[in-house]
Molecule: Bacterial RNase P class A
Organism: Eubacteriales bacterium
RNA sequence: UGAGCAGGCUGGAUGGCCGCGGCUUUGCAAAAAGACGAGGAAAGUCCGAGCUCCGCAGGGCAGGGUGCCGGGUAACACCCGGUGGAGGCGACUCCAAGGAAAGUGCAACAGAAAAUUACCGCCCGGUUUCGGCCGGGUAAGGAUGAAAAGGCGAGGUAAGAGCUCACCGGCAACCCGGCGACGGGAUUGGCCGUGUAAACCCCAUUCGGAGCAAGAAAAGGGACGUGUCGGUUGCCCGCCGCAGUUCCCGAAAUCGCUUGAGCCGGCGGGUAACCGUCGGCCUAGAUAGAUGGCCAUUCACGACAGAACUCGGCUUACAGGCCCGUCUCAUAAU
Repeated sequence: UGAGCAGGCUGGAUGGCCGCGGCUUUGCAAAAAGACGAGGAAAGUCCGAGCUCCGCAGGGCAGGGUGCCGGGUAACACCCGGUGGAGGCGACUCCAAGGAAAGUGCAACAGAAAAUUACCGCCCGGUUUCGGCCGGGUAAGGAUGAAAAGGCGAGGUAAGAGCUCACCGGCAACCCGGCGACGGGAUUGGCCGUGUAAACCCCAUUCGGAGCAAGAAAAGGGACGUGUCGGUUGCCCGCCGCAGUUCCCGAAAUCGCUUGAGCCGGCGGGUAACCGUCGGCCUAGAUAGAUGGCCAUUCACGACAGAACUCGGCUUACAGGCCCGUCUCAUAAU
């Protein structure tokens, strides 16, 4: 210098005028003044929670989710750090990553055969009209396929075969290291049993349902084998009222509603996610739904996009600009 990798920030600025929303103060009121007023994704509504109502003794079945290990968290399918595998020269990136020896299914075409198989071939025996045919053995060679029964050499054999042996690979046991996933070793055992579980399934673990138009409390309406209640004539029935129980209705008035697993900074712990502690801050809350418009100056001329109960994540969209690294590779110079 070029090409990358990883992490992070920003999302026009300043001023004036008019307007809108809720809040505070002043005011009898009208109104005035003051400070505040969308996002990193407010989005998709895909996970996990809080909160609310309904349900619920306990156990089982069915069904759904999750699926290497350790940690973080209120929790998670999220995050961090590792292990294993795949890709890249590399920085680094990606992975639903338990079980195929419980059982079932499937494996197109080709091929004899897709899991206990034999077409050609090889070998043995029989037979023959000498072309071959029949029976048996074999899986080394050929052929097919994405995939063919560990690889390779030697011994062995009628021909062969882990049948036996050496080496290599895998598996199991063993030893060492690690909390663990797992890694290393080489002592033993011929143990060598295709693939597929984002096919059924098995194993482990976990899960009640609906959602803020949830719902609460007033107000309203209906019902009642309810009542030491009140009224109606002294009593009973009945009626009216009140209370109680229960059901219904409602986007409009109140609450839920925004102070919260909150934000910012310092210090401490931890590789990190994160945690602890101290100090400071209050930062939309509508219900036809505010957050806008105009002007001036200026620049690199402004993307995706608009809260509706609230958080933690993930995913998706995004013009332009900026920062950072004992980061990587290539080339050149010193």